Source information:
The prediction has a mean pLDDT of 82. Small-subunit ribosomal RNA, 3' major domain from an uncultured bacterium, 476 nucleotides, folded computationally.

[in-house]
Context: one part of a larger RNA
RNA sequence: UGACGGGGGCCCGCACAAGCGGUGGAGCAUGUGGUUUAAUUCGAAGCAACGCGCAGAACCUUACCACCUUUUGACAUGCCUGGACCGCCACGGAGACGUGGCUUUCCCUUCGGGGACUAGGACACAGGUGCUGCAUGGCUGUCGUCAGCUCGUGUCGUGAGAUGUUGGGUUAAGUCCCGCAACGAGCGCAACCCUCACGUUUAGUUGCCAGCGGGUGAGGCCGGGCACUCUAAACGAACUGCCGUUGACAAAACGGAGGAAGGUGGGGAUGACGUCAAAUCAUCAUGCCCCUUAUAUCCUGGCUACACACGUGCUACAAUGGCCGGUACAAAGGGAAGCGAAGCUGUGAGGCGGAGCGGAUCCCAAAAAGCCGGUCUCAGUUCGGAUUGCAGGCUGCAACUCGCCUGCAUGAAGUCGGAAUCGCUAGUAAUCGCAGGUCAGCAUACUGCGGUGAAUACGUUCCCGGGCCUUGUACA
Numbered sequence: 001u002g003a004c005g006g007g008g009g010c011c012c013g014c015a016c017a018a019g020c021g022g023u024g025g026a027g028c029a030u031g032u033g034g035u036u037u038a039a040u041u042c043g044a045a046g047c048a049a050c051g052c053g054c055a056g057a058a059c060c061u062u063a064c065c066a067c068c069u070u071u072u073g074a075c076a077u078g079c080c081u082g083g084a085c086c087g088c089c090a091c092g093g094a095g096a097c098g099u100g101g102c103u104u105u106c107c108c109u110u111c112g113g114g115g116a117c118u119a120g121g122a123c124a125c126a127g128g129u130g131c132u133g134c135a136u137g138g139c140u141g142u143c144g145u146c147a148g149c150u151c152g153u154g155u156c157g158u159g160a161g162a163u164g165u166u167g168g169g170u171u172a173a174g175u176c177c178c179g180c181a182a183c184g185a186g187c188g189c190a191a192c193c194c195u196c197a198c199g200u201u202u203a204g205u206u207g208c209c210a211g212c213g214g215g216u217g218a219g220g221c222c223g224g225g226c227a228c229u230c231u232a233a234a235c236g237a238a239c240u241g242c243c244g245u246u247g248a249c250a251a252a253a254c255g256g257a258g259g260a261a262g263g264u265g266g267g268g269a270u271g272a273c274g275u276c277a278a279a280u281c282a283u284c285a286u287g288c289c290c291c292u293u294a295u296a297u298c299c300u301g302g303c304u305a306c307a308c309a310c311g312u313g314c315u316a317c318a319a320u321g322g323c324c325g326g327u328a329c330a331a332a333g334g335g336a337a338g339c340g341a342a343g344c345u346g347u348g349a350g351g352c353g354g355a356g357c358g359g360a361u362c363c364c365a366a367a368a369a370g371c372c373g374g375u376c377u378c379a380g381u382u383c384g385g386a387u388u389g390c391a392g393g394c395u396g397c398a399a400c401u402c403g404c405c406u407g408c409a410u411g412a413a414g415u416c417g418g419a420a421u422c423g424c425u426a427g428u429a430a431u432c433g434c435a436g437g438u439c440a441g442c443a444u445a446c447u448g449c450g451g452u453g454a455a456u457a458c459g460u461u462c463c464c465g466g467g468c469c470u471u472g473u474a475c476a
Stems, first nucleotide, its partner, number of pairs: 001476002003473003007470007015460002019424005026315008034306002042053002064301001069296001073125001077124002079121005087102006106115003127291002130289001132287001136285002138280001140278001141276001143274001148187006154163003167178003193268004198236007207226003212223003239262001242256005317417001321376007333364003338357002343352003383414001388409007430452007
């Protein structure tokens, strides 16, 4: 000087407390461990691994296993020789491929040759998701969006170092003020960026319809208009600016006015010096080492196994509910090998159909909870839907291993969950649906979007994590 203390002081954070809803019990989904297996590819391991890499394993992917094949090779460059290449057919084979046949005679040219493609050959080499993340780059997690981390000069100290950065206040903040052997500065904080909330101006189609006219069973449907809504650009607007109180006449705090918004207005992006030899050699790149009967091709299988254990979720256990009928109101997205309307058809998944739309125009598209009416009457039930049987649909070369969906039948556990444990402070939790990426098909996951919309916070004694000062130390 740090680190540590079941030392002290001050202060923060859904850290506790106050509340609301869960997990832990059930069934299923999914990941992991374990076990099994020819293989169940590999990685991730307290927080910070475990719906993680995977924004989607039937084949492919695929790295694993088995079998059949290959050795200048599936891929790159160089050399030599031949031929256009491609395509088609036959036989063998699971296919890769092997054998044979047919067809074809490329482009440029200074006529020497050159180029692309392809077959064969010899060698340089290619190749490796092989090892080492404890050799590395890059990228990432974490403490933590915590308020810290440092430097120059000066001063003090023999020196390691100290000072500044401590102190008194204050702040979300090393934020600002005052004081001070310090005076300044840098990386962080804040601001500058995006978005939401208000307005003005410009603009009025694909958007809108107040007034006017026309028309209809109905409808902005038509003429017309740009007032309103909205869209999309620019600008304005909030700064403790104003008033009062407190305060050290400071910084600031508290209350108030005006205002769409008030003290960082809400949300996002943004992550200092560093820590964990943290993660990744399997995104990629790369040193060293290793393989070269490796690598590679193909077809099956496996990654989907199942006495079990754990994590994360979905659905429930019902009446604030289930079922039936009627009837409203979103936002944000996507669409051409695409989205696919109306209409017809099927109980339904779906099928036929093909208008319109590269889209403020058309489509996906039905929002759902909600509201109105009816029914059920507390039961393992008209709760719950697992499991299983049969019959179908869709995608795809192909749904047996191993996809999703529909109909009929079946109707399991489950009556609110032990010890323990998690999330959340407001348009939040809870609850309700919608969309997107991945994607031929496959979503209870992920990423977004809106609808409905709470309770509680006395407080900082305690648990956890963190910041500053101080103290002890046999630790570095």
The RNAcentral record of the full RNA draws on ENA and SILVA.